[in-house]
C1' cells in the first nucleotide's frame, strides 16, 4: 500500500415535503419502460423503495 469483516456518522432506492419500515452503499449505491432506421428517433406509467397525509400535476362527476 491492498484486501475482508464488526462498529458509529453519513448517503442512496426514475420529479417535492412529514412520519414509520424495508432494502442498499463506503466513492459506491443511484441514474424507469417498450418500439425502430440505435448514443438517434418515437411512445408510456408513476410525485412511494413500501404505507399514510399534505402540495404540484392529470382525468371524470357533481355544485
Nucleotide at each position: 500500500u491492498c484486501u475482508u469483516c464488526c462498529a458509529g456518522c453519513g448517503g442512496c432506492g426514475a420529479u417535492g415535503g412529514u412520519g414509520c419500515c424495508c432494502g442498499c452503499c463506503c466513492u459506491a449505491a443511484c441514474c424507469g419502460c417498450c418500439c425502430g432506421c440505435u448514443c438517434c428517433g418515437g411512445g408510456c406509467u408513476g410525485a412511494u423503495g413500501g404505507c399514510u397525509c399534505c402540495u404540484a400535476c392529470c382525468a371524470a362527476c357533481u355544485g
Predicted 3D model of a 63-nucleotide RNA (Fluoride riboswitch aptamer (crcB RNA motif)) from Pseudonocardia endophytica.
Model confidence (mean pLDDT): 78 of 100.